A computed fold for a 105-nucleotide RNA from an uncultured Saprospiraceae bacterium, annotated as SAM riboswitch aptamer (S box leader). The sequence was found by an Rfam model in a public genome assembly.

[in-house]
RNA sequence: AUGGUAUCAAGAAAGGUGGAGGGACAGGCCCUUUGAAACCUUAGCAACCCUUGCACAAUGCAAGAAGGUGCUAAUUCCUGCUACGAUUACGUAGCGAGAUAUUAC
Numbered sequence: 001a002u003g004g005u006a007u008c009a010a011g012a013a014a015g016g017u018g019g020a021g022g023g024a025c026a027g028g029c030c031c032u033u034u035g036a037a038a039c040c041u042u043a044g045c046a047a048c049c050c051u052u053g054c055a056c057a058a059u060g061c062a063a064g065a066a067g068g069u070g071c072u073a074a075u076u077c078c079u080g081c082u083a084c085g086a087u088u089a090c091g092u093a094g095c096g097a098g099a100u101a102u103u104a105c
Stems, first nucleotide, its partner, number of pairs: 002104007013042005021031003025080004043072003048068002050064006076097001081094005
């Protein structure tokens, strides 16, 4: 990098360095010199891998957080394609895209 599977309406920030961008892409709409990205430190959230216990055929349930990831503005910020219902704008559902984890190669 590619394929499979699962989840995405909840949750959780301060400081230092740094200096203008950032929110995947496009269109919107936002955030940002009252300091963006990136890096570092500490803290936290969650519970995918994981640990413990119970029941087990697959596996499920409960508890935990030492270790491996992830995350800590806005529903994945909203919409992007299709269907249905409305009709200036809209709503619902599904697909796609994306992100994260795990697994295979």
Annotation
Rfam family: SAM riboswitch aptamer (S box leader). Its family is annotated with regulation of gene expression in the Gene Ontology.